RNA sequence: GUCUUAUCAAGAGCGGCUGAGGGACAGGACCUUUGAAGCCCGGCAACCUGUAUUUGCUACAAGGUGCUACUUCCUGCGGAAGAAAGCUUCUUCCGAAAGAUGAGAA
Numbered sequence: 001g002u003c004u005u006a007u008c009a010a011g012a013g014c015g016g017c018u019g020a021g022g023g024a025c026a027g028g029a030c031c032u033u034u035g036a037a038g039c040c041c042g043g044c045a046a047c048c049u050g051u052a053u054u055u056g057c058u059a060c061a062a063g064g065u066g067c068u069a070c071u072u073c074c075u076g077c078g079g080a081a082g083a084a085a086g087c088u089u090c091u092u093c094c095g096a097a098a099g100a101u102g103a104g105a106a
């Protein structure tokens, strides 16, 4: 890197170092020197894991990951309903795709 599968509306710092950018991609709307990204510490959560004799459920713990602005920030493809108006636009909902993370597989 590929495939399968689960989840993605909750949660998490007035800390330290350092200093310009950032949230996958495109557009939009945003965040950012009242300090971005990164590192450290702290924290959240509980997918794997451990314990409770086994399995399931459940509870607890927190070793391996993960996460810690904005719903995965919104939209990106398709469908349904509605509204306005003229051939388009807007609103709501559903599904898919893409992406992220975990677990597993060849």
Base pairs, nucleotide, nucleotide: 002105003104004103005102006101007100008099013041015040016039017038021031022030025076026075027074028073042068043067044066047064048063049061050060051059052058072098077095078094079093080092081091082090083089084088